[in-house]
């Protein structure tokens, strides 16, 4: 250097729930909170999921749709703190 990743050592990040705000919703942010996490830093490219405002279709229930989310679904990229085995 890389792989690799410990009951090491500094830290560090936060999930369900509460409350607050913004969004039509998924969902985000902000406070509490702590289930976990060695990339749970970052990037929707690939598959995957959630949602359907607006647009289609419909008498009408509805039904299809992402250009909106989800990096704490997987793989992929790119960065980076340590340093036992």
């Nucleotide at each position: 250097u890389u792989c690799c990743g410990a009951u090491a050592a500094g830290g560090g990040c936060a999930a369900a729930c509460c409350c607050g705000u913004u969004g039509a919703a998924a969902a985000a942010c902000g406070g509490g909170g702590g289930c976990g996490c060695a990339a749970a830093a970052c990037c929707a490219c690939c598959g995957g999921u959630c949602u359907a405002a607006g647009g289609g279709c419909g008498c009408a229930a509805g039904c299809c749709u992402a250009g909106g989310a989800c990096a704490g679904c997987g793989g992929g990229g790119c960065u980076a703190c340590c340093g036992a085995a």